């Protein structure tokens, strides 16, 4: 460092709806009968943890010291409306 998973950032409930995904369609490659596949666009559906930190596998690159032990810290952000939980302050 890329990519899955898992866990934590206290939560319901509604709403837009961008990229991702699923469907339909056109369009170009290939092939050319037709289906399939990949890319580009256009509808439609769905959608507000897609973020960040811990950790695990696996690839990858790159270092040269590793391991173990102590010590210290350990979050910041998440469209909008309601609402609750927690904590602090005032009545």
């Nucleotide at each position: 460092g890329u990519u899955u998973g898992c866990g934590a950032g206290g939560a319901g409930c509604g709403u837009u709806g961008c990229a991702a995904c699923u469907c339909g369609g056109u369009a170009u490659u290939a092939a050319c009968a037709a289906a399939c596949a990949a890319u580009a666009c256009c509808g439609a559906g769905c959608c507000a943890g897609g973020c960040u930190c811990g950790u695990a596998a696996a690839c990858a690159a790159g270092a040269u010291u590793a391991a173990c032990c102590c010590u210290u810290u350990c979050a910041a952000c998440g469209g909008c409306g309601c609402u609750c939980a927690c904590u602090c302050a005032c009545g």
SAH (S-adenosyl-L-homocysteine) riboswitch aptamer from Chromatium weissei, 91 nucleotides, folded computationally. Its Rfam family is "SAH (S-adenosyl-L-homocysteine) riboswitch aptamer". Rfam 15.1 lists 1,354 matches to the family in 1,132 species. Its family is annotated with S-adenosylhomocysteine metabolic process and regulation of gene expression in the Gene Ontology. The sequence was found by an Rfam model in a public genome assembly.